[in-house]
This record gives sequence, structure tokens and C1' cells, in this order.
RNA sequence: ACAGCAGGACGGUCUGUCGCUCGUAUGAUGCGAGAGGAAAGUCCGGGCAACAUAGAGCACCAUAUUUCCUAACGGGAAGCCAUUCGCGAGAGUGGAGUAGCGUAACAGAAAAUAACCGCUGCGAAAGCAGUAAGGGUGAAAAGGUGAGGUAAGAGCUCACCGGGUUUUACAGUAAUGUAGAAUGCCGUACGUCUUAUGGGUUGUAAGGUUAUGUAUACCGGCGUUGUAGGGUUGCUCGCCCGAUGCCGGGGGGUAAACCGCUAGAGCCUUGUGGUGACACAGGGUCGAGAUAAAUGACAGACACUCUUUCGAGAGUACAUAACCCGGCUUACAGGCCUGCUGUAUUU
Repeated sequence: ACAGCAGGACGGUCUGUCGCUCGUAUGAUGCGAGAGGAAAGUCCGGGCAACAUAGAGCACCAUAUUUCCUAACGGGAAGCCAUUCGCGAGAGUGGAGUAGCGUAACAGAAAAUAACCGCUGCGAAAGCAGUAAGGGUGAAAAGGUGAGGUAAGAGCUCACCGGGUUUUACAGUAAUGUAGAAUGCCGUACGUCUUAUGGGUUGUAAGGUUAUGUAUACCGGCGUUGUAGGGUUGCUCGCCCGAUGCCGGGGGGUAAACCGCUAGAGCCUUGUGGUGACACAGGGUCGAGAUAAAUGACAGACACUCUUUCGAGAGUACAUAACCCGGCUUACAGGCCUGCUGUAUUU
């Protein structure tokens, strides 16, 4: 200098004029605030509300490596093991258990109760019995090499190696790692299944208050012994409502105002502890609450990027709140900061 990897923050600022919404104060002026890092997706977890005074069982669904953080999570931090890509910095994928059952197309004799060719024994032959070392098919054919043994062969036996299981020492909170020992235990993968943990449902159009107004005149089912019916997720039990009643069908009226609605698991900063996520303590601070939808328009200057005939010109991403919070995922013009990797050159 170029090319990359990872992380973080920014992604507009100021002035003037006019306009809008909310809060606050006033006799009237006035003052203050006003859309994000994702507000997007609606994918998780909660707060809160109703069922409701709260449950049990089954089904169904989700998660599944170690330790820690958090209100909680399928989230985050730091690790472990296996595996893929990259020269590398790094970027991904996966992680509970295996007793049984099922599947592995096609090819092949056969995909785990094996026997086509082959080898061996008996036999005149046909054939019978044994075999899985050699050959073939296949992604994969009963762990590999060598020796012994055998009628011929095979972990049948032995030596070494590989995998599995058990165990010892050291290190670590742990998962595990390193170095040993014993053991013939010896097909792989996936699904089902099993185990553990967790999950009530619906969702702010949840819910609540006030006002206005009308018709329940009708039909059906049942019932007045909490035993009809309805609600509580899908089922069952239980519980609750139900006594001039309940449920269903049809019909009629209203659909206006207010609350919920923004002071919080809040934000900023300092110190201590911790590898870190974060925790504790001190100080400071109050940042939209609309309801068919306000948060804007114009002018000028600046900032950034590109081009330039050096006069200047053009452009500035993704996108806009609706009960709130913590995460995840996706989108993003343009440059900035920090650390690390590779290549080339110079000192």
C1' cells in the first nucleotide's frame, strides 16, 4: 500500500418564517416535548386484563452438550466434543437415551436368520454337507494387517493397530483433555420409541365506566330437587352460572364520550466485582400518547459522497409509533473507529 475477517457507533446539524398535536401556565401572551436501529416480521418470552375462586388426568406441542446471566425464553456470555468451508483471521451445522420395531431406492444371491460365482469333503453323475478367506454388485457386504490353525475357512487362536466399554493418575466448577491399564465387546445411518423439563386459553378490536335508545310482542329445546342447558382449549373429572329461568334461531335499537394510554424488569453516568453476559452501590434525569390518525412545509448555511472544464453540478440508504417491555430474524446508499489475518515492498 492492497485485499479480507470480527466488533462498535453514526446514518444528519444549525438558523428563520408559517402550520399541526399534547402538556403546563396566564386576563391575553408564553414555555417545553413531538416517529427507529430496526418502529418491519408477528417468530418466542413476559407484564397486565378477562374467563375465575382456583384445580387434576390424558392427549397435543416445544426444548434437550457444560457452567453462568436474566422476570423469563426456543434468548445471551464464556467453553467442550464431532464435522463442513477458508492459506488464514474466521464462518457454519449438529449435540438426552438405545431395550425393541421399521427403513436404506436401484443394483446385487443377500442390506443382517445371507450364499450367485468360487473353495473344501462325499459321490460315476445328478446332487448333499460345510464355508464366508478370494471374485462380482453397490454409497455401504459382518473392523484392518500378519502369523498359526483347518478338509477348506472364519477373532477360531495369537501379536500389533482402530473403534467400543470399564477403570486409574493429573488438570479443570463442569462438559472434557493428556498419559496409562484391563477387556474379543466388534456393521453404519435415519425414523419410530423411551426419558427429563416446560406449556390453561384468549388477547388492548383484552377489558371497564357513563350517556342515549329500543321490542324481545315471535319460534324451538329444556327446566325450577343445582340432575336441562351454558362457560372453563381438544377430551374426561371437578368447579362456576342457572329458581317470574337458561340456551339456540329470527328480529329491533345503539355503535357517542371517557378510562385502559405511558414513571418503567426505564435511561444516562461513576465506582467495585467478574474473562464476559451482567450484578451491587452512589449520583442525575423524565424524552409521542394520536384515534382515521399530529411529529410537517419553505428558505439559507454547514456536514458527507461522486463528478468536475475548478466556474460549479448532482446525490444522500432501509424505512416511519398505536398497551408496554426483553429477545430473535430480515432490510440498509454512504463513509467512520478499534482489533486481527494474508500478500507485496522498504527499513
A computed fold for a 347-nucleotide RNA from Barnesiella intestinihominis, annotated as Bacterial RNase P class A. Rfam family: Bacterial RNase P class A. Its family is annotated with ribonuclease P activity, tRNA processing and dimeric ribonuclease P complex in the Gene Ontology. The prediction has a mean pLDDT of 75. The sequence is in RNAcentral, with records from ENA. Taxonomically the source falls in Barnesiella (Bacteria, Pseudomonadati, Bacteroidota, Barnesiellaceae). It is recorded under the gene name rnpB.